Transfer RNA from a Gammaproteobacteria bacterium, 73 nucleotides, folded computationally. The RNAcentral record of the sequence draws on ENA. Rfam family: tRNA.
[in-house]
RNA sequence: GCCCUGGUAGCUCAGUCAGAAGAGCGUCGGUCUGAAAAACCGAAGGUCGAGCGUGCGAAUCGCUCUCAGGGCG
Repeated sequence: GCCCUGGUAGCUCAGUCAGAAGAGCGUCGGUCUGAAAAACCGAAGGUCGAGCGUGCGAAUCGCUCUCAGGGCG
């Protein structure tokens, strides 16, 4: 330098034939307990790596950039 994969909640990851974002764990509150743990119920938490574009509408499609991993030279 070229090619491929990935970047989504605090962490691990779904969602990628466009209709507007979810799960598990964790955190907080509640029930239960003498108190805790476990269990159950509920809640908070996201500019979907960044910018531009296409489109009625973009996490999803196109372009550029950036970060991480891998391959080739």